[in-house]
Context: one part of a larger RNA
RNA sequence: UGACGGGGGCCCGCACAAGCGGUGGAGUAUGUGGUUUAAUUCGACGCAACGCGAAGAACCUUACCAGGACUUGACAUUGAGUGAAAGUUCUAGAGAUAGAUACCUCCCUUCGGGGACACAAAAACAGGUGGUGCAUGGCUGUCGUCAGCUCGUGUCGUGAGAUGUUGGGUUAAGUCCCGCAACGAGCGCAACCCUUAUCCUAUGUUGCCAGCACGUAAUGGUGGGAACUCAUGGGAGACUGCCGUGGAUAACACGGAGGAAGGUGGGGAUGACGUCAAGUCAUCAUGCCCCUUAUGUCCUGGGCUACACACGUACUACAAUGGGCUUUAAUAGAGGGAUGCAAAACCGCGAGGUCAAGCCAAUCCCAAAAACAAGCUCUCAGUUCGGAUCGGAGGCUGCAACUCGCCUCCGUGAAGUCGGAAUCGCUAGUAAUCGCAGAUCAGCAUGCUGCGGUGAAUACGUUCCCGGGCCUUGUACA
Numbered sequence: 001u002g003a004c005g006g007g008g009g010c011c012c013g014c015a016c017a018a019g020c021g022g023u024g025g026a027g028u029a030u031g032u033g034g035u036u037u038a039a040u041u042c043g044a045c046g047c048a049a050c051g052c053g054a055a056g057a058a059c060c061u062u063a064c065c066a067g068g069a070c071u072u073g074a075c076a077u078u079g080a081g082u083g084a085a086a087g088u089u090c091u092a093g094a095g096a097u098a099g100a101u102a103c104c105u106c107c108c109u110u111c112g113g114g115g116a117c118a119c120a121a122a123a124a125c126a127g128g129u130g131g132u133g134c135a136u137g138g139c140u141g142u143c144g145u146c147a148g149c150u151c152g153u154g155u156c157g158u159g160a161g162a163u164g165u166u167g168g169g170u171u172a173a174g175u176c177c178c179g180c181a182a183c184g185a186g187c188g189c190a191a192c193c194c195u196u197a198u199c200c201u202a203u204g205u206u207g208c209c210a211g212c213a214c215g216u217a218a219u220g221g222u223g224g225g226a227a228c229u230c231a232u233g234g235g236a237g238a239c240u241g242c243c244g245u246g247g248a249u250a251a252c253a254c255g256g257a258g259g260a261a262g263g264u265g266g267g268g269a270u271g272a273c274g275u276c277a278a279g280u281c282a283u284c285a286u287g288c289c290c291c292u293u294a295u296g297u298c299c300u301g302g303g304c305u306a307c308a309c310a311c312g313u314a315c316u317a318c319a320a321u322g323g324g325c326u327u328u329a330a331u332a333g334a335g336g337g338a339u340g341c342a343a344a345a346c347c348g349c350g351a352g353g354u355c356a357a358g359c360c361a362a363u364c365c366c367a368a369a370a371a372c373a374a375g376c377u378c379u380c381a382g383u384u385c386g387g388a389u390c391g392g393a394g395g396c397u398g399c400a401a402c403u404c405g406c407c408u409c410c411g412u413g414a415a416g417u418c419g420g421a422a423u424c425g426c427u428a429g430u431a432a433u434c435g436c437a438g439a440u441c442a443g444c445a446u447g448c449u450g451c452g453g454u455g456a457a458u459a460c461g462u463u464c465c466c467g468g469g470c471c472u473u474g475u476a477c478a
Base pairs, nucleotide, nucleotide: 001478002477003475004474005473007472008471009470010469011468012467013466015462016461019426020425021424022423023422026316027315028314029313030312031311032310033309034307035306042053043052064302065301066300067299068298069297070296073125077124078123081119082118083117087103088102089100090099091098092097106115107114108113127291128290130289131288132287136285137284138280139279140278141276143274148187149186150185151184152183153182154163155162156161167178168177169176193268194267195266196265198236199235200234201233202232203231204230208225209224212223213222214221239262242256243255244254245253246252318419322378323377324376325375326374327373335366336365337364340359341358345354346353347352385416390411391410392409393408394407395406396405432454433453434452435451436450437449438448
């Protein structure tokens, strides 16, 4: 100087407390361990691994296994030489591949040749998702959006170092004020950026429709309008600016006015010096080591989907604040659409099918929002709760749904009556609850990322648990 303490002081955080809803019990989905297996590819392991890499394993992917094949190779450069290349058909084969077949001949040209592509001897070499993340770059997680981490000069100390950065206040903040052997500065904080909340203004199409007309069964449908909504630009607005009280005449705190918004208005992006030899050699790059008729490459089939069991994360429930049926209407936002989204009509109980208008989309389509509301019924039951499982019949995608996809209909109707010890999230448009969209994607979502609808309770307080910041103290630790 640090680190540590079941030392002290001050302070903060959904850290506790106060509340609301869960997990732990059930069934299923999914990941992991274990076991099994020819293989069940690999990585990730307290927080910070376990719906994680994977924004989507039937083939492919694919790295694993079995079998069948290749050896200058699937891919790159150089390459004597040959031919345009490619494609069609037939045979054998699981295919890779091997053999045969006839047809067809590219572009430029100084007519020598050149270019693209294919075959190809020999060799240089290719190739490796093989090892080492404890050789590395890059990227990332975490402490933590915590308020810290340092430097120059000066001063003090033999020195390591100290001071500044400590102290008194204050703040979300090393934020600001005052003081001080310090005076300044840098990286962080804040602000600048995006979005949301109010208003003004400009422009009105594909958006809008108040007033004036026309028209319809109905609809901004039409003429028209530029008000309103909205969209896209440009601006205004919030600064403790104003008033009062407290404070040290400070910083600041509390209350008030005005205001759409008030003291950082809400949300996002933004992550200091560093820590964990944290994670990643399987995104990529890369040193060294290793393989080179194989640890490389191609193919078919299988596996990654196994199942006594254990754990994590979710979904659905156990019901009456509910289930079912009917009805009427309603009310979103944000997205996506050309190998695409697909209306209407017709067929089908339905998944879906047929035909096909429109739309490169503020125009058309996906598209029905759902919870909600009204009426009827069920009357506390393992039930008209719950839907697992299984049988049958179908639909869709795709060469192909056996291993191993999703969906529909009929039947079947398991566990489960609110969950031990323990444990998690959340402070407001939040929790809870309800649906919608998107990426990936041929197909496949209870996952993920977004979007809006309905919309709470509680916070006395900081003794305690956990994590963190500052000062101080002890130490046989570094």
Background:
RNAcentral holds the full RNA, with entries from SILVA. A computed fold for a 478-nucleotide part of an RNA from a wastewater metagenome, annotated as small-subunit ribosomal RNA, 3' major domain. Its Rfam family is "Bacterial small subunit ribosomal RNA". On this family, see Yusupov et al., Science 2001: "Crystal structure of the ribosome at 5.5 A resolution". The coordinates come from a structure-prediction model, not an experiment, and the mean pLDDT is 84.